């Protein structure tokens, strides 16, 4: 540069969760690690608790984001 493939955004449905999100089916936006790992950093949620002016905000992660980024881990192929 090929070849075999993969994997699946957004969104429908349906399940679960307080929520963020997550799982299953359809679907493809991209992905050469868009495989897996919460280990730093970012980001999102805010049930419990806290704080509050009378009822509403606010604070906060123990949840959650791997397709946010850097880390560790393994994988296809093979002109160089």
């Nucleotide at each position: 540069a090929a070849a075999a493939g993969g994997c699946a955004a957004a969104u429908c449905c349906g399940u679960u969760g307080a929520a963020a999100g997550g799982c299953g089916g359809g679907g493809a936006c991209g992905c050469a690690a868009a495989a897996c790992c919460a280990c730093g950093g970012g980001u999102c949620u805010a049930a419990a608790g806290c704080a509050u002016a009378u009822a509403a905000u606010g604070c906060u992660a123990u949840g959650a984001c791997a397709g946010c980024c850097g880390g560790g881990u393994u994988g296809c192929c093979g002109a160089a």
Model confidence (mean pLDDT): 87 of 100.
The RNA shown here (c-di-GMP-I riboswitch aptamer) has 80 nucleotides and comes from a marine sediment metagenome.
Rfam family: c-di-GMP-I riboswitch aptamer. Gene Ontology term of the family: cyclic-di-GMP binding.